The RNA shown here (transfer RNA) has 72 nucleotides and comes from a Minisyncoccales bacterium. The prediction has a mean pLDDT of 83.
[in-house]
This record gives sequence, structure tokens and C1' cells, in this order.
RNA sequence: CUCGGCGUAGCUCAAUGGCAGAGCGACUGUCUCCAAAACAGUAGGUUGUGAGUUCGAAUCCCACCGUCGAGG
Repeated sequence: CUCGGCGUAGCUCAAUGGCAGAGCGACUGUCUCCAAAACAGUAGGUUGUGAGUUCGAAUCCCACCGUCGAGG
């Protein structure tokens, strides 16, 4: 320099154009003398950034940034 994968909650990951979710973690409650476990619940997101297409974009197109890999 060229090509490709990935970027979504604190972490690991879903969501194949139509309400952004799960597990773990955190917090609260029940239980307990206390704690753990168990059970119930709550909070937590500018979907990497910008622009475009569309009635509608996490999703499609383009550029950039970050990261991983391949080639030279």
C1' cells in the first nucleotide's frame, strides 16, 4: 500500500429494513440472627463517527476512526 472480518448495556453476545433484547454482573426487595444460595423486581444504550438511500436504518450504500487477520 491492497483486500477481508468485527465495532450494539459494565462484560460476552443476539436482533437478516418495522417496539433495541438475552445471559452474566450491579442495585432493591422477599427469605435469614447475619451472610451466601434461591426467588421476584429495578436501573443501565447517541447501536464507533459523519454523510446518503428509504415512509421507516443497528441492519443497505459511501467515507473516516478503532481493532483483528490475509497478501505484498
Rfam family: tRNA. Gene Ontology term of the family: triplet codon-amino acid adaptor activity. Rfam classes the family as a transfer RNA.